[in-house]
Context: one part of a larger RNA
RNA sequence: ACGAACGCUGGCGGCGCGCCUAACACAUGCACUUCGAACGGGGUGCGUUCGAAUGAAGUUUUCGGAUGGAAUUUGGAUGUACCUAGUGGCGAACGGGUGAGUAACACGUGAAUAACCUGCCCUGGAGUGGGGGACAACAGUUGGAAACGACUGCUAAUACCGCAUAAGCCCACAGAGCCGCAUGGCUCAGGGGGAAAAGGAGCAAUUCGCUUCAGGAUGGAUUCGCGUCCAAUUAGCUGGAUGGUGAGGUAACGGCCCACCAUGGCAACGAUUGGUAGCCGGACUGAGAGGUUGAUCGGCCACAUUGGGACUGAGACACGGCCCAGACUCCUACGGGAGGCAGCAGUGGGGAAUAUUGCACAAUGGGGGAAACCCUGAUGCAGCGACGCCGCGUGGAGGAAGAAGGUCUUCGGAUUGUAAACUCCUGUCGUUGGGGACGAUAAUGACGGUACCCAACAAGAAAGCCACGGCUAACUACGUGCCAGCAGCCGCGGUAAAACGUAGGUGGCAAGCGUUGUCC
Numbered sequence: 001a002c003g004a005a006c007g008c009u010g011g012c013g014g015c016g017c018g019c020c021u022a023a024c025a026c027a028u029g030c031a032c033u034u035c036g037a038a039c040g041g042g043g044u045g046c047g048u049u050c051g052a053a054u055g056a057a058g059u060u061u062u063c064g065g066a067u068g069g070a071a072u073u074u075g076g077a078u079g080u081a082c083c084u085a086g087u088g089g090c091g092a093a094c095g096g097g098u099g100a101g102u103a104a105c106a107c108g109u110g111a112a113u114a115a116c117c118u119g120c121c122c123u124g125g126a127g128u129g130g131g132g133g134a135c136a137a138c139a140g141u142u143g144g145a146a147a148c149g150a151c152u153g154c155u156a157a158u159a160c161c162g163c164a165u166a167a168g169c170c171c172a173c174a175g176a177g178c179c180g181c182a183u184g185g186c187u188c189a190g191g192g193g194g195a196a197a198a199g200g201a202g203c204a205a206u207u208c209g210c211u212u213c214a215g216g217a218u219g220g221a222u223u224c225g226c227g228u229c230c231a232a233u234u235a236g237c238u239g240g241a242u243g244g245u246g247a248g249g250u251a252a253c254g255g256c257c258c259a260c261c262a263u264g265g266c267a268a269c270g271a272u273u274g275g276u277a278g279c280c281g282g283a284c285u286g287a288g289a290g291g292u293u294g295a296u297c298g299g300c301c302a303c304a305u306u307g308g309g310a311c312u313g314a315g316a317c318a319c320g321g322c323c324c325a326g327a328c329u330c331c332u333a334c335g336g337g338a339g340g341c342a343g344c345a346g347u348g349g350g351g352a353a354u355a356u357u358g359c360a361c362a363a364u365g366g367g368g369g370a371a372a373c374c375c376u377g378a379u380g381c382a383g384c385g386a387c388g389c390c391g392c393g394u395g396g397a398g399g400a401a402g403a404a405g406g407u408c409u410u411c412g413g414a415u416u417g418u419a420a421a422c423u424c425c426u427g428u429c430g431u432u433g434g435g436g437a438c439g440a441u442a443a444u445g446a447c448g449g450u451a452c453c454c455a456a457c458a459a460g461a462a463a464g465c466c467a468c469g470g471c472u473a474a475c476u477a478c479g480u481g482c483c484a485g486c487a488g489c490c491g492c493g494g495u496a497a498a499a500c501g502u503a504g505g506u507g508g509c510a511a512g513c514g515u516u517g518u519c520c
Stems, first nucleotide, its partner, number of pairs: 001518002004516005011392006017385002019350001024348003028345003034089002038087002041084014058067003097303003107227007116220002121216008129163001131161002138153006169194003173190001175188005199208003229275003236266003241263006248256001278300004282293004305326005328339004356382001358381003364378001365376004395425004405416004430457006439447001464509005469490003475504005485492002
């Protein structure tokens, strides 16, 4: 010094921190949705209109009825508002968790890319013409216990596919100029070939989109120099291995992959093998040099039950996506299916040991949306824990008959000790009552009637732990008698123990104190 634990004890507040072990297994709930201003449906409410059925009051009556049309129910069309399963778009690659693996261009630092990509965003240029065919939803039929399907028919789009156009772009040719750092880069001109688009809202103006090109920003990718633990009781290692040519693949260079050819490449300046380990900013310690460490916070990396694989996409080889295999758990009608907390809570287990199945989107930030708004276990807060740091309190002043009691005693007294009692006072904290924020901006506050302020009450609830032989501050009595015991080291204890146990006293620290563990 600590992410600590254990023993004894425990008043309050602020700010932090809290599974270091089993990357063990997980019940339950929540953690990624949103857009109806992309689209066709469906439902509900209201309005208008057209029907259908029942049919009140009233009028009339030959008392059978007729007429009348309020009101109720129901169907169609249409308008409007809201909701939404499906198609479609964006997001889901962020945020959050963990440290298993990794000794490596993983990380740190400094360079390089004339070898690269980049959705949304910003700036600038050029466009947005004209067509087509489907598939969900839906309806019908049908399979299955379920999960989930199958067939037939209909339909929309900012879904899908041709065509036109091409400032610029791409491809292969073939010129000119300029430049550089080797491969080469930039600019200009030529003819040939190729590739675009989507609409929505609004009365409109307009606005949000769409396509293409260039630049920027942001984010990523790759390469290289240097640095980066232990073992030589690990000395040789290597066959896509090292290089070349060509082809493939990639955003891109490259044995990255493949065919052929050559026989190389690394290594005592430690290759290879084995062990251990996420790396750093930092943290702890130290006068420093250094040593140790990598919790919380921040950056990077890796992983998501184990192993493998690709799909979609600007971006993944994807924690809450897909497929396959393995282990495990669950459902089953035995034919077949479902699952993945190293997200937040929570459970079992392991362990010396580590918290609530809480509140809210009010703030900050993120996703979607034109917006209103919706979602957000990110986050903001609250709960539990002396786990840590810091602050405060457990009263202050007076008070000698030096009370009683305890302990010691040479029996005179000494000490506990102004300590207590007692008197006066104060109100941190506490209780009750009243007021009551900042954080938010006109509105919106989970925290929270919280912090804070005012008044009243009353010393009232609030001190322990360890030590006292030397190191090391602090001593006596009794008990015990090498016993019981103590102990970090030296060492104590065998009948006067300052070292064991108890008591009184004293010393140290104090809401803590001691012990254990680990590092300096």